Transfer RNA from Candidatus Nanohalarchaeota archaeon QJJ-9, 73 nucleotides, folded computationally.
RNAcentral holds the sequence, with entries from ENA.
Rfam family: tRNA. The family's RNA type in Rfam is transfer RNA.
Lineage of the source: Archaea > Nanobdellati > Candidatus Nanohalarchaeota.

């Protein structure tokens, strides 16, 4: 230089064209316990890297740029 894969909530991920974008672990508040970092309820937290495009409709497809990780030479 080419080439393939990735970028969603503090973290690890699902979601692969339409329903107010989800789980788990962290977090906070309660309850509950003799106490607890154990078990329970509820709860906050992302305009889905940034830019055009394509559709009535985009995390979801295309294109560019960026960060990450991999092959090749």
């Nucleotide at each position: 230089g080419c080439c393939c894969c990735u970028a969603u909530a503090g973290c690890u991920c699902a979601g692969u064209g339409g329903a107010c974008a989800g789980a788990g672990c962290g977090c906070g508040a309660c309850c509950c316990u003799g106490c607890g970092g154990a078990g329970g309820u509820c709860g906050a937290g992302g305009u889905c890297u940034g830019g055009g495009g394509u559709u009535c409709a985009a995390a979801u497809c295309c294109c560019c740029a960026u960060g990450g990780g991999g092959g090749c030479g």